Molecule: Bacterial RNase P class A
Organism: Rubellimicrobium sp.
């Protein structure tokens, strides 16, 4: 200097006038006026995940459904973040990976090919034996799997020995399987020695193991004011049994005061039964003649709360490789709600575009005018989008001291 890889940061500037919306003040104190001060983002997006917050639901346990899926470690949590281990990419710096589990089962392997998962396969081919033969070679059994072909994938590789050819048939590395016993919290990683050549892939097809998970969502939801009221329709599942007499009625006795009865209405009290979650079982809990569900109509459709101080954000400094995380100090950072956050001029301007100079870096006129985009209960996070410039650390290579 060239080419790269990574981290971070800005993403038009000041000034003037006209306006918008929120907070505070003064006058007035109805409602308007003035003054002050604040007012879009790094992704406000997609609404993918993860939580707060709210209401419903809800003992628990099965089961079914969904989600995560090395290992450790941050976090309120998370599929997110950091640091390792595995594997693959690149000379590096770095980067990528849904990354358990296929010696539990089931299924699937298209096309090509003899053969695609079983102790398989034999197209061309190697060899033996017998036969033909026009001596080029062909036929038939029979061994076989080196070579060659198909294919993502062909039942371990390579070298030797060995064989009529061959072949884990033997052997030596390599590879694969166990591994004593080493280091590490782990995930993994070395490894004597041992075994034999068995065990092919897909789990992003079923599965199987771990381990998480309740549903709706601010138009939640609380309240205020105003309206109204009187509502209607449907389904599911029961309506049974025993007890009491110091409970009411009712019968028997008795003139009565009361005594006695419980068959009969009622009333208590128990049992049976009934009500649930997407489904079963079911504790407590209501019900016990009800009990639970689930739609539809009419009113009102205005105001306040929720709603801006929070898992904030800046700075120092301690732990910690980091992600984070403790202390201390400092700041207050939009709150509309049919939705403010906006127009216009002036100045000055990157990108880019012509033209001129200069080997080049660059420089000089003119012209140009600034990327994605836009809050809506509130963080974390990802994922997308983005013209352009800035800074910082590393890596290859060339040159030059």
């Nucleotide at each position: 200097g060239c080419g790269g890889a990574u981290g971070g940061c800005c993403g038009g500037a000041c000034g003037g006038c006209c306006g918008c919306g929120g907070g505070g003040g003064u006058g007035c104190c109805u409602g308007c006026a003035c003054c002050u001060u604040c007012g879009a983002g790094g992704a406000a997006a997609g609404u993918c995940c993860g939580g707060g917050c709210u209401c419903c639901a809800c003992a628990a346990g099965g089961c079914a459904c969904g989600g995560u899926g090395c290992c450790g470690g941050g976090u309120a949590a998370c599929g997110c973040c950091c640091g390792g281990c595995g594997g693959g990419g690149g000379c590096a710096a770095c980067c990528c990976c849904a990354g358990g589990g296929a010696a539990a089962g089931c299924g699937c392997c298209a096309c090509a090919g003899a053969g695609a998962a079983c102790g398989a396969g034999a197209c061309c081919g190697c060899c033996g034996c017998g036969g033909g033969u026009c001596c080029g070679c062909c036929c038939g059994c029979g061994g076989c799997a080196a070579g060659g072909g198909u294919g993502a994938a062909a039942c371990g590789g390579u070298g030797g020995g060995g064989c009529a050819a061959g072949a884990g048939c033997c052997c030596a590395c390599c590879g694969c399987g166990g591994g004593a016993c080493c280091g590490g919290c782990a995930a993994c990683g070395g490894g004597a020695c041992c075994g034999g050549c068995a065990a092919g892939g897909c789990a992003a097809g079923c599965c199987c193991c771990a381990c998480c998970g309740g549903g709706a969502g601010c138009a939640a939801u609380g309240c205020c004011a105003a309206a109204u009221a009187g509502g209607g329709g449907c389904c599911u599942c029961g309506c049974g049994c025993g007890g009491g007499g110091c409970c009411g009625g009712u019968c028997c006795g008795g003139c009565g005061a009361c005594g006695g009865a419980u068959a009969c209405c009622g009333c208590c009290c128990g049992c049976a039964g009934g009500g649930a979650u997407g489904c079963c079982u079911g504790a407590a809990c209501c019900c016990g003649a009800g009990a639970g569900g689930c739609c539809c109509g009419g009113g009102u459709u205005g105001g306040c709360a929720g709603c801006a101080c929070g898992a904030u954000c800046c700075c120092g400094u301690c732990g910690g490789c980091a992600a984070c995380g403790g202390c201390g100090g400092g700041a207050c950072c939009a709150g509309a709600g049919g939705a403010a956050u906006g127009g216009u001029c002036g100045u000055c301007g990157a990108a880019c575009c012509g033209g001129g100079g200069g080997u080049g870096a660059c420089u000089c006129c003119g012209g140009g005018g600034a990327a994605c985009a836009g809050a809506a209960c509130c963080c974390g996070g990802c994922u997308u989008a983005c013209a352009g410039g800035c800074c910082g650390u590393c890596c290859g290579c060339g040159c030059a001291a």